Model confidence (mean pLDDT): 83 of 100. Transfer RNA from a Bacilli bacterium, 84 nucleotides, folded computationally. Taxonomically the source falls in Bacilli (Bacteria, Bacillati, Bacillota). Its Rfam family is "tRNA". Rfam describes the family as follows. Transfer RNA (tRNA) molecules are approximately 80 nucleotides in length. Rfam classes the family as a transfer RNA. Gene Ontology term of the family: triplet codon-amino acid adaptor activity.

[in-house]
RNA sequence: GCCCAGAUGGCGGAAUCGGUAGACGCGUCGGACUCAAAAUCCGAUGGUAGCGAUACUGUGAAGGUUCAAGUGCCUCUCUGGGCA
Numbered sequence: 001g002c003c004c005a006g007a008u009g010g011c012g013g014a015a016u017c018g019g020u021a022g023a024c025g026c027g028u029c030g031g032a033c034u035c036a037a038a039a040u041c042c043g044a045u046g047g048u049a050g051c052g053a054u055a056c057u058g059u060g061a062a063g064g065u066u067c068a069a070g071u072g073c074c075u076c077u078c079u080g081g082g083c084a
Stems, first nucleotide, its partner, number of pairs: 001083007010026003019067001027045006046057004060076002063073001
């Protein structure tokens, strides 16, 4: 230099043919149990603002297509693999 695959909450990891983003697990927080803890069970949990109702924002970066993009297109960054 060329080719292929990938980048999603705090972490791992889903998301069908483009149509509700964050399932599920871990972690964290609250509760139950216990003398107390561990284990186990129940509930909650992307971020920001707000007392709250709620609002806004969010899939590596930027652009473009579309009524609508995590997904399809262009360029770039980073990670892994292959070829030279």